[in-house]
Molecule: transfer RNA
Organism: Candidatus Woesearchaeota archaeon
RNA sequence: GGGCUCGUAGCUUAACCUGGAUUGAGCAGCGCACUCCUAAUGCGCAGGUUCGGGGUUCAAAUCCUCGCGGGCCCG
Repeated sequence: GGGCUCGUAGCUUAACCUGGAUUGAGCAGCGCACUCCUAAUGCGCAGGUUCGGGGUUCAAAUCCUCGCGGGCCCG
């Protein structure tokens, strides 16, 4: 230098291919219930510029493009 692939909540991830619901789940966090206390369990709450810029579209996490970062391969 070239090719492929991945990037979504603190962590792990689903939705992406085939555009449309207020994005969602588990763990972790916080509050409450339960308990002599703790753990476990149950209920609730909060947490997202979906890596960044641009484009297409009525509408983009999703499609296109240019970057940034991680991984693999080729030279």